Large-subunit ribosomal RNA, domain V from a Thermoplasmatota archaeon, 583 nucleotides, folded computationally. Model confidence (mean pLDDT): 80 of 100. RNAcentral holds the full RNA, with entries from ENA. Taxonomically the source falls in Thermoplasmatota (Archaea, Methanobacteriati).
Context: one part of a larger RNA
RNA sequence: CCAGGGACCCCCAACGGGAAGCGAAGACCCCGUGGAGUUUUACUAUAGCCUGUCGUUGUGAUUCGAAUAUGGUUGUGCAGAAUAGGUGGGAGCCAUCGAAGCUUCAUCGCUAGAUGAAGUGGAGGCAACCGUGAGAUACCACCCUUCUGUGUUUGAGUCACUAACCGUUUUCGGAUGGGACAUCGGUAGGUAGGUAGUUUGGCUGGGGCGGCACGCCCCUGAAAAGAUAUCAAGGGCGCCCUAAGGCUGGCUCAGAUGGGUCAGAAAUCCAUCGUAGAGUGUAAGGGCAAAAGCCAGCUUGACUGGAUUGUUGCCAGUAAGCGAUCCAGAGGUGAAAGCCUGGCCUAGCGAGACACAAUGUCCUCAUUAGUGGGGGCUUGUGGUGACAGAAAAACUACCCCGGGGAUAACAGGGUGGUAUCGGGCAAGAGUACAUAUCGACCCCGAUGCUUGCUACCUCGCUGUCGGUUUUCUCCAACCUGGGUCUGCAGCAGGACCCAAGGGUGGGGUUGUUCGCCCAUCAAAGGAGAACAUGAGCUGGGUUUAGAUCGUCGUGAGACAGAUUGGAUGCUAUCUGUUGGGAG
Numbered sequence: 001c002c003a004g005g006g007a008c009c010c011c012c013a014a015c016g017g018g019a020a021g022c023g024a025a026g027a028c029c030c031c032g033u034g035g036a037g038u039u040u041u042a043c044u045a046u047a048g049c050c051u052g053u054c055g056u057u058g059u060g061a062u063u064c065g066a067a068u069a070u071g072g073u074u075g076u077g078c079a080g081a082a083u084a085g086g087u088g089g090g091a092g093c094c095a096u097c098g099a100a101g102c103u104u105c106a107u108c109g110c111u112a113g114a115u116g117a118a119g120u121g122g123a124g125g126c127a128a129c130c131g132u133g134a135g136a137u138a139c140c141a142c143c144c145u146u147c148u149g150u151g152u153u154u155g156a157g158u159c160a161c162u163a164a165c166c167g168u169u170u171u172c173g174g175a176u177g178g179g180a181c182a183u184c185g186g187u188a189g190g191u192a193g194g195u196a197g198u199u200u201g202g203c204u205g206g207g208g209c210g211g212c213a214c215g216c217c218c219c220u221g222a223a224a225a226g227a228u229a230u231c232a233a234g235g236g237c238g239c240c241c242u243a244a245g246g247c248u249g250g251c252u253c254a255g256a257u258g259g260g261u262c263a264g265a266a267a268u269c270c271a272u273c274g275u276a277g278a279g280u281g282u283a284a285g286g287g288c289a290a291a292a293g294c295c296a297g298c299u300u301g302a303c304u305g306g307a308u309u310g311u312u313g314c315c316a317g318u319a320a321g322c323g324a325u326c327c328a329g330a331g332g333u334g335a336a337a338g339c340c341u342g343g344c345c346u347a348g349c350g351a352g353a354c355a356c357a358a359u360g361u362c363c364u365c366a367u368u369a370g371u372g373g374g375g376g377c378u379u380g381u382g383g384u385g386a387c388a389g390a391a392a393a394a395c396u397a398c399c400c401c402g403g404g405g406a407u408a409a410c411a412g413g414g415u416g417g418u419a420u421c422g423g424g425c426a427a428g429a430g431u432a433c434a435u436a437u438c439g440a441c442c443c444c445g446a447u448g449c450u451u452g453c454u455a456c457c458u459c460g461c462u463g464u465c466g467g468u469u470u471u472c473u474c475c476a477a478c479c480u481g482g483g484u485c486u487g488c489a490g491c492a493g494g495a496c497c498c499a500a501g502g503g504u505g506g507g508g509u510u511g512u513u514c515g516c517c518c519a520u521c522a523a524a525g526g527a528g529a530a531c532a533u534g535a536g537c538u539g540g541g542u543u544u545a546g547a548u549c550g551u552c553g554u555g556a557g558a559c560a561g562a563u564u565g566g567a568u569g570c571u572a573u574c575u576g577u578u579g580g581g582a583g
Stems, first nucleotide, its partner, number of pairs: 008583001010581006017575003021570002029404004034400002036396004042198005048191008058161015075144001085143005092126003101120008165178005201214001202212002210231001215237004220232001238387001239281001240343002245299007253277001255273005279288002282348001284346003303329009331340003354382005360377001362376004411458001412456001413454003417451001419447006428438002465540001466538003470532001471529005478503003481498006506518004546564004550559003
């Protein structure tokens, strides 16, 4: 000096690995005492419809009923002269204004008879007597019951009318059809997703489904004061009892041993031992023996009014509830002292509003309640169990808003039950022989490929299955390489040790990963990289809006049920990589 390569600075082009790239206060999920649309046997209203009634709305006849006034009539249980309705008064009453008796007719009837009318007749008939729960239809008054006549008021039905009202028609005067119905108005009841306004709880190892851990009581947890959480472990309550309460007196239980007719392991009886091993209305804990247990006598203190105080609710403000102590009154029991404001103690419960009831010589108001009306005071009862107590059903994939990584689905982190791989011990199988090979029970690990659990990052957004493309890594090694043992003769195998350089393919079915199948092959290995890879592709699956089937639902709708259709944005700033260029 020439050729090639590299480093550095800068530039050009390309690619799309990274910037959990940009885009959009996540549409999934949850939350909000948020919204909207839809449904219905949610709640509450309401249009409309139906029905009653009143008004518009008048006349007459008839049938049936109701109320009331008035006249008449009716009423055998047995005994008894006989068909005795009840109560009261009562010693007389009816009769020539026609008694008893007889004839005819009518009504009732339990077939005994009773009542009434007409005729005849011509002077008596009926009452206290005996019996009966009750005594005269002798007479009078009131009332019940059956039937009936008349009057008044009223209801329902039927029929007729015409003048309101309605229709047709008209020469606008009427005519004609309907007709007090209908229409219209008021009022009351019913019905009423046709319409509207709303509600549709909470806790919760996401939410839903399930459950109640949502009001109480006992025990453990609870760490020897008190207090103390979880959808922590074990249970209980929403009553029961006029005695199972109060007082007084008396008694002692369970069990065991011995004895005793039927009688046995256990029946009732006797003796001895017996600190509780029984019992206590009800869970558990605590308590209890001349009792708090068991039996008996008398009783209602399971009473009224007031005060203080504990707990609920430690500390530390609060209601109802539940206790304890005291005072006054009236009582119970006991000889008395005393005890008794329910149950041996700790569970068994409920505000305001509203309604009802009770009490008082109460307070108060006054247009109608007069056996006195309305309101108040005090007490009680009726219930909210989501238990300090709204009056209340669902769907939304047509959805919307505000928020949340306070909370789920993917991925990551943690963990490692499950999973995969390995080991220890070696019972046994292997003819014999644990360890060529296989290996139970039990035990110990590794990995972070499965499936779970968790909820730590991300909901002002990290694109989700499978395929495809392209790259790197691991080894617990499928082939190829080197070895050891063999129940290895050889060939072919089996088990193990070392080894990750290279390879590990093609088809059928299914969206598939996986799997099954086919023909080859030395072999057709397993994993990881945000289940590598959508600012690289695809879009078959899943997971919007349309639609169909099955099933469920009254329905709107729903379904890790099936089926069909359904948008894949981005011009590359930085970084990275590849190729090229200048110095």